Small-subunit ribosomal RNA, 3' major domain from a metagenome, 463 nucleotides, folded computationally. Model confidence (mean pLDDT): 80 of 100. It matches the Rfam family "Bacterial small subunit ribosomal RNA". RNAcentral holds the full RNA, with entries from SILVA.
Context: one part of a larger RNA
RNA sequence: UGACGGGGGCCCGCACAAGCGGUGGAGCAUGUGGUUUAAUUCGACUACACGAAGAACCUUACCCAGGUUUGACAUACAGGUAGUAGUGAAGCGAAAGCGGAACGACCCGCAAGGGAGCCUGAACAGGUGUUGCAUGGCUGUCGUCAGCUCGUGUCGUGAGAUGUUGGUUUAAGUACCCUAACGAGCGCAACCCUCGUUGCCAGUUACAAGUGUCUGGCGAGACUGCCGGCCGCAAGCCGGAGGAAGGCGGGGAUGACGUCAAGUCAGCAUGGCCUUUAUAUCUGGGGCUACACACACGCUACAAUGGGUAGCAACAAUGGGUUGCCAAGCCGCGAGGUGGAGCCAAUCCCAUAAAACUGCCCUCAGUUCAGAUUGCAGGCUGCAACCCGCCUGCAUGAAGUCGGAGUUGCUAGUAAACGCGCGUCAGCUAUAGUGCGUUGAAUACGUUCCCGGGUCUUGUACA
Numbered sequence: 001u002g003a004c005g006g007g008g009g010c011c012c013g014c015a016c017a018a019g020c021g022g023u024g025g026a027g028c029a030u031g032u033g034g035u036u037u038a039a040u041u042c043g044a045c046u047a048c049a050c051g052a053a054g055a056a057c058c059u060u061a062c063c064c065a066g067g068u069u070u071g072a073c074a075u076a077c078a079g080g081u082a083g084u085a086g087u088g089a090a091g092c093g094a095a096a097g098c099g100g101a102a103c104g105a106c107c108c109g110c111a112a113g114g115g116a117g118c119c120u121g122a123a124c125a126g127g128u129g130u131u132g133c134a135u136g137g138c139u140g141u142c143g144u145c146a147g148c149u150c151g152u153g154u155c156g157u158g159a160g161a162u163g164u165u166g167g168u169u170u171a172a173g174u175a176c177c178c179u180a181a182c183g184a185g186c187g188c189a190a191c192c193c194u195c196g197u198u199g200c201c202a203g204u205u206a207c208a209a210g211u212g213u214c215u216g217g218c219g220a221g222a223c224u225g226c227c228g229g230c231c232g233c234a235a236g237c238c239g240g241a242g243g244a245a246g247g248c249g250g251g252g253a254u255g256a257c258g259u260c261a262a263g264u265c266a267g268c269a270u271g272g273c274c275u276u277u278a279u280a281u282c283u284g285g286g287g288c289u290a291c292a293c294a295c296a297c298g299c300u301a302c303a304a305u306g307g308g309u310a311g312c313a314a315c316a317a318u319g320g321g322u323u324g325c326c327a328a329g330c331c332g333c334g335a336g337g338u339g340g341a342g343c344c345a346a347u348c349c350c351a352u353a354a355a356a357c358u359g360c361c362c363u364c365a366g367u368u369c370a371g372a373u374u375g376c377a378g379g380c381u382g383c384a385a386c387c388c389g390c391c392u393g394c395a396u397g398a399a400g401u402c403g404g405a406g407u408u409g410c411u412a413g414u415a416a417a418c419g420c421g422c423g424u425c426a427g428c429u430a431u432a433g434u435g436c437g438u439u440g441a442a443u444a445c446g447u448u449c450c451c452g453g454g455u456c457u458u459g460u461a462c463a
Base pairs, nucleotide, nucleotide: 001463002462003460004459005458007457008456009455010454011453012452013451015447016446019410020409021408022407023406026300027299028298030296031295032294033293034291035290042051043050062286063285064284065283066282067281068280071124075123077121078120079119080118081117086103087102091098092097106115107114108113126275127274129273130272131271135269136268137264138263139262140260142258147186148185149184150183151182152181153162154161155160166177167176168175192252193251194250195249197220198219199218200217201216202215203214206211207210223246226240227239228238229237230236302403306362307361308360309359310358311357319350320349321348324343325342329338330337331336369400374395375394376393377392378391379390380389416439417438418437419436420435421434422433
């Protein structure tokens, strides 16, 4: 100087408390461990709906079997080659591959020859093989915490200290005052995007047709500016007015010096090592989907503020669309089929939002709750749904009556509830991820305690 303390002081955070809803019990979905397996590819363990924004084949890296060996891909060298490149029949085969009948070219050059191609050879290719403890780049975490440093000066033999401490204040090393310090840098804040109010301009969206509730652009507006109180009358705090908005207005992007030899050689790049008829590469099939079990993120329920049924076209926003979105109409109980209009999109389509509201039935029961599982019959995508897809109809109707110890999210348009969109994508295992709107709460006395963090100080046999 740091680190640590079941030392102290001060302060903060959904950290506790006050509340609301969950999880832990059930069924299912997904991930992980374990076990099993020819293989259940690999990584991550503060990991575990994580890499994976989508494993039937492909992907695919794993296993089995069958092929190829200058190779699926690149560059260059030497030699050879004229019915050469290319198309490629019969045959073997699961395919890949082997095979080779038949047809049959090109560019430069007068020609010789050269190029392209093919064959052989030798360089080399290839490697999701190993090392993240050799690395780059990127990322996580502490943490959007308020810190981390430097120049000159001063103090100290020195390591270092001071500044950065102290008082007040702030979300903040934010600001003010004091001060052997005076300044400065990276962070904080602001500048950026967006929502809320408004002016102007423009406008094939809306309709009532000339307007602006809509869209886009450029501006305005909020600064403790005004008033009162508190405060060495300094920063600032409290209250009020006006205002769409008030003291950081809400949200986002933005992550200092560093820590963890944190993660990633399997995204990419890359040193060393290893491999080269195999650890490369192609193909068929299987596996990643197994299942006594354990854990983790979730979905659906256990019902009556509920379920069913009918009515009311009740009322949105974000998005996506040409190998695409697909309307009306018709067929089908339905999934879907047919059909073909429109749309490269403020124009057309996806696309009826659902909870809500109003009637009626159900009356506390394993039920008109719940929907797992299974059978049958179908539909769709796709070479192909057996392993191993999704959806529909009929039938079947399991566990489950609110969940132990424990544990988790959230402070306002938030939690909770409700549906809708998108990416990946032929299809889908999405209940995941990420957005959008609709309905819309309760509670916070307070900082003693738990957890994490900041700062000053103290102890230390630790570095």